The RNA shown here (c-di-GMP-I riboswitch aptamer) has 73 nucleotides.
Its mean pLDDT, the model's own confidence on a scale to 100, is 76.
It was read from a public genome assembly, where an Rfam model found it.
């Protein structure tokens, strides 16, 4: 600075650090995070609370795909 433009997950840019023998890249599967607004359900009753879904994100959570490095260990 962007993003949900008060704030929130997170991301970008600048300056650094630890680390990574794939901890490079990719949201396909699982997992985790956010959830302002949207859909829906319940409780409540003056406009609030909670849940679910969708949506957004995490590649340094795991698997998978792919590229690179090492070279018989």
């Nucleotide at each position: 600075c962007u993003g949900a433009g008060a704030u929130u997950a997170a991301g970008g840019c600048g300056g650094g650090g630890a680390g990574c023998a794939a901890a490079g890249c990719c949201a396909c599967a699982g997992g985790c995070c956010c959830c302002a607004a949207g859909u829906u359900c319940g409780c409540a009753a003056u406009g609030g609370c909670g849940g679910a879904c969708a949506g957004g994100g995490c590649a340094g959570c795991u698997g998978g795909g792919u590229u690179g490095c090492c070279g018989a260990a």